Context: one part of a larger RNA
Molecule: large-subunit ribosomal RNA, domain VI
Organism: Virgibacillus chiguensis
RNA sequence: CGCAGGAGGUUUGAGAGGAGCUGUCCUUAGUACGAGAGGACCGGGAUGGACACACCGCUGGUGUACCAGUUGUUCCGCCAGGAGCAUAGCUGGGUAGCUACGUGUGGCAGGGAUAAGUGCUGAAAGCAUCUAAGCAUGAAGCCCCCCUCAAGAUGAGACUUCCCAUCACUAUAAGUGAGUAAGAUCCCUCAGAGAUGAUGAGGUUGAUAGGUUCGAGGUGGAAGCGUGGUGACACGUGGAGCUGACGAAUACUAAUCGAUCGAGGA
Numbered sequence: 001c002g003c004a005g006g007a008g009g010u011u012u013g014a015g016a017g018g019a020g021c022u023g024u025c026c027u028u029a030g031u032a033c034g035a036g037a038g039g040a041c042c043g044g045g046a047u048g049g050a051c052a053c054a055c056c057g058c059u060g061g062u063g064u065a066c067c068a069g070u071u072g073u074u075c076c077g078c079c080a081g082g083a084g085c086a087u088a089g090c091u092g093g094g095u096a097g098c099u100a101c102g103u104g105u106g107g108c109a110g111g112g113a114u115a116a117g118u119g120c121u122g123a124a125a126g127c128a129u130c131u132a133a134g135c136a137u138g139a140a141g142c143c144c145c146c147c148u149c150a151a152g153a154u155g156a157g158a159c160u161u162c163c164c165a166u167c168a169c170u171a172u173a174a175g176u177g178a179g180u181a182a183g184a185u186c187c188c189u190c191a192g193a194g195a196u197g198a199u200g201a202g203g204u205u206g207a208u209a210g211g212u213u214c215g216a217g218g219u220g221g222a223a224g225c226g227u228g229g230u231g232a233c234a235c236g237u238g239g240a241g242c243u244g245a246c247g248a249a250u251a252c253u254a255a256u257c258g259a260u261c262g263a264g265g266a
Base pairs, nucleotide, nucleotide: 001152005163006162007161008160009159010158011157015149016148017147018146021049022048023047024046025045026044027043033038051106052105053104054103055102059100060099061098062097066093067092068091069090070089071086072085073084074083075082076081110144111143112142117137118136119135120134164265166178167177168176169175183261184260185259186258187203188202189201190200191199208254209253210252211250212249213248214247215246217243218242219241224237225236226235227234228233
């Protein structure tokens, strides 16, 4: 821009893409078959490999604004307690998120038409013949079935809900312009989204983000004080103190005030 009014929502599916794999074991059954050795078809079940998709409850990884320990050095006047730098100084753990080495799921089954093949009936050609007319069966393959996208499918589909039939100019058919309706956007707070757009959640009739409070989880026993010890240190106060992303509550802070677009139905 189009889809002959303007919007919100829900959809159909022309078409396109994806998937499609396979081993071993048990049973049927040591049966059929075979002198024996050996050893099935068909059918039923179990468990794997690789691949694909999803997820983070479990096991782990990462986790440079979380916690603790610790070395050297500089500084905060000193002690104590801290801060900076040294790869994040090094080391031990670790929330959210992201993840595999972790977990779950998938290929199943079914229908239709067939290929090679196997047949029935059957002439030409009194026989025979699967074929000439006709009718069956038959594959990991084809078309459906399963998953995803999909009406720019210009052949532009369908359903449902909302808004209304305004004003001015004008050749009074059309057209142009204006303010609006439903609705949408700008702007602002953001994240289950994200390069930017977009998508989604919100904007005081508000829990959208931050803060605060209470929790979850992490770390692992803070500082100060007291007691014991000559001391290093230990114990008590006390599952303490601190705590990024997680959950809930709470308008304390910021989403103020506003502006713009948007039909009149050939």